[in-house]
RNA sequence: CGGUCAUUAGCGCAGCCUGGCUAGCGCACCUGUUUUGGGAACAGGGGGUCGUAGGUUCGAAUCCUGCAUGACCGACCA
Numbered sequence: 001c002g003g004u005c006a007u008u009a010g011c012g013c014a015g016c017c018u019g020g021c022u023a024g025c026g027c028a029c030c031u032g033u034u035u036u037g038g039g040a041a042c043a044g045g046g047g048g049u050c051g052u053a054g055g056u057u058c059g060a061a062u063c064c065u066g067c068a069u070g071a072c073c074g075a076c077c078a
Stems, first nucleotide, its partner, number of pairs: 001074007010027004020058001029045006051067005
């Protein structure tokens, strides 16, 4: 320098291909019950500018472009 992939809740991920109701799952977290307590079980609950800036569209996590960060592959220099 070129290419590919990844970025969605505290952590790990799905959803993207093929746009459409209020964005989901597991763990974690909060409250309650059971227990002397811990653990565990059960019931309920909170938490998201979907990396960022634009574009297309009636409508974008999803399609297109730039940028940022990370990983991998290749090239270049020595």